[in-house]
RNA sequence: GAGGCGGGCCGGGCAGCCGCGGUGCCUCGGCGCCGAGGAAAGUCCGGACACCACAGAGCAGGGUGCUGGUUAACGGCCAGCGGGGGAAACCCCAGGGAAAGUGCCACAGAAACGACACAGCCUCGAGGGCCUUGCGCCCCGCGGCAACGGUGAAACGGUGCGGUAAGAGCGCACCAGCGGUCUGGUGACAGGCCGGCUGGGUAAACCCCACCCGGUGCAAGGCCAAAUCGGGGCGUCACGGGUUGCUCGCCCAGUCCCAGGUAGGCCGCACGAGGCGUCCGGCAACGGGCGUCCCAGAGAGAUGGCUGUCCCCGACAGAAUCCGGCUUACAGGCCCGCUACGGAC
Numbered sequence: 001g002a003g004g005c006g007g008g009c010c011g012g013g014c015a016g017c018c019g020c021g022g023u024g025c026c027u028c029g030g031c032g033c034c035g036a037g038g039a040a041a042g043u044c045c046g047g048a049c050a051c052c053a054c055a056g057a058g059c060a061g062g063g064u065g066c067u068g069g070u071u072a073a074c075g076g077c078c079a080g081c082g083g084g085g086g087a088a089a090c091c092c093c094a095g096g097g098a099a100a101g102u103g104c105c106a107c108a109g110a111a112a113c114g115a116c117a118c119a120g121c122c123u124c125g126a127g128g129g130c131c132u133u134g135c136g137c138c139c140c141g142c143g144g145c146a147a148c149g150g151u152g153a154a155a156c157g158g159u160g161c162g163g164u165a166a167g168a169g170c171g172c173a174c175c176a177g178c179g180g181u182c183u184g185g186u187g188a189c190a191g192g193c194c195g196g197c198u199g200g201g202u203a204a205a206c207c208c209c210a211c212c213c214g215g216u217g218c219a220a221g222g223c224c225a226a227a228u229c230g231g232g233g234c235g236u237c238a239c240g241g242g243u244u245g246c247u248c249g250c251c252c253a254g255u256c257c258c259a260g261g262u263a264g265g266c267c268g269c270a271c272g273a274g275g276c277g278u279c280c281g282g283c284a285a286c287g288g289g290c291g292u293c294c295c296a297g298a299g300a301g302a303u304g305g306c307u308g309u310c311c312c313c314g315a316c317a318g319a320a321u322c323c324g325g326c327u328u329a330c331a332g333g334c335c336c337g338c339u340a341c342g343g344a345c
Stems, first nucleotide, its partner, number of pairs: 001341001003339008012310007020035007037316001041327002044325005049217004061213005066080005081095001082093004096208002101206002103202003118149001120145003124141002127139004131134001157175006176198001178195007221267004231258003240252004274293008311314001
């Protein structure tokens, strides 16, 4: 210089004026302070919180699925293992069990999982044919075989040498797989040695195994509580009406009291698994100590406008109970590290 890979960050700046939401103060007119995001989004996981249900266990249903950590928890994250891609940096993978059982394996192919031989190779025959009579060729038959050809995503271990009538793990070497054993590692696993040769794939198909999981979501839920209608009380006492003139009894109405509850108001609701800085432990995720800061909180729902100035003329997008993740969207720009190539010194 020019590619690639990984990670982090910014998301118009400054000043003035006028507004909006919240909050504090006072002399009630102002003043002070605070006021969206890295994703506030999708609502896909996990928790906090709240109410309901619940002795315990099991079944059903759902989820997760290599190992070790981390965490309040997770399907997240970190560090590894194994597999795949790349020259490398690095990236990707739901990655337990197919020897419990069931299902499926299109097309092609002889055959797709308990079986198979289409083309073909080989011995034998006291079967037949041919003429160029040979250790010949062709056909047929009884057998042997699966090396070679062809199909397929996949063909019952692979390659090579030996062996054989032709062949075959039949024998050997190496490789793959399986079993045993030793060593290293917490472990996934890796490496060595020995053995017999060897059992298709598919579980984001049913299924099996291990672990986890109660339901509903802040319109949760709690408190205060008007008017009107309706409900309950009204024992004793007092007042009224009705029931036969009176008494008792019964009924009704009203005053009063009570409870539920609507409108409305308040809380939940903004100090938290909190941010920043620093130190310590740890490879890291993360954890701990100290210091410091207070950082939206509405309930028709607040962030805007104008002016000046500068630049590369500003993307995706707006909180609604909160928090940890994941995923998705994003104009433009900045920084750091790594890898490979070329050039110069």
Predicted 3D model of a 345-nucleotide RNA (Bacterial RNase P class A) from a Thermoleophilia bacterium.
It matches the Rfam family "Bacterial RNase P class A". Rfam links the family to the GO terms ribonuclease P activity, tRNA processing and dimeric ribonuclease P complex.
It is recorded under the gene name rnpB.
The source organism's lineage runs through Bacteria, Bacillati, Actinomycetota and Thermoleophilia.
The coordinates come from a structure-prediction model, not an experiment, and the mean pLDDT is 76.
RNAcentral holds the sequence, with entries from ENA.